RNA sequence: ACGUGCUCCGGGGUCGGUGAAAGUCCGAGCCGGCGGUGAUAGUCCGCGACCCGCGCACGCGCCCCGCCGGGGCGUUGUGAGCGGCUGAGCUGGUGGAACUCCAGCACCGACGGUGAAAGUCCGGAUGGGAGGAAGCACGA
Numbered sequence: 001a002c003g004u005g006c007u008c009c010g011g012g013g014u015c016g017g018u019g020a021a022a023g024u025c026c027g028a029g030c031c032g033g034c035g036g037u038g039a040u041a042g043u044c045c046g047c048g049a050c051c052c053g054c055g056c057a058c059g060c061g062c063c064c065c066g067c068c069g070g071g072g073c074g075u076u077g078u079g080a081g082c083g084g085c086u087g088a089g090c091u092g093g094u095g096g097a098a099c100u101c102c103a104g105c106a107c108c109g110a111c112g113g114u115g116a117a118a119g120u121c122c123g124g125a126u127g128g129g130a131g132g133a134a135g136c137a138c139g140a
Base pairs, nucleotide, nucleotide: 002139003138004137005136006135007133008132009131014028015027016026017025029120030119031109032108033047034046035045036044042107043106051084052083053082054081056079057078058077059075060074061073062072063071064070065069089105090104091103092102093101111123112122113121
C1' cells in the first nucleotide's frame, strides 16, 4: 500500500433606507458541501441532499387455506436499492499546461413558514450525506 470492522469529523452568509409592518422591497454588502480535472473551480465533469416515481424487504391491520406453515389485500409506518428531476461564465493576461491563478465585467442559489415578496430569518435538521482522518483494531 490492500481488505474487513469500529471511532471521530463532515455548510456558510449583513448594514442602512422606506414603511404600521420587510434580515423578504430599495441601496450597498456578504456566503459558496463532496470527489475529479498537466495549476488552486459556487457557474467544467461527476456526486450528495431536497422533490417525484417504481418494485422489494420488514412492521402493523384484515381475510383465506389442506394450518405452528403458506397465500392474498390494505397501509398517513420504516429501510436500503433503481430510475427521474435538479441553478449559474465569459473575455483578456501569465504559463509547458488554468472556463480552476491574476485582471475585468457578469451570473446562480430547493421546499414549507413568516403584520411585506427570502441564497442570507424560522423550520424539517442535535437529521441525512457525498466524502475525509498523520485515527484505532484485526487479517493476510
RNAcentral holds the sequence, with entries from Rfam. This is a predicted structure of a 140-nucleotide RNA (FMN riboswitch aptamer (RFN element)) from Actinomyces respiraculi. NCBI's taxonomy places the organism under Bacteria, Bacillati, Actinomycetota, Actinomycetes, Actinomyces. It matches the Rfam family "FMN riboswitch aptamer (RFN element)". About the family: The RFN element is a highly conserved domain that is found frequently in the 5'-untranslated regions of prokaryotic mRNAs that encode for flavin mononucleotide (FMN) biosynthesis and transport proteins.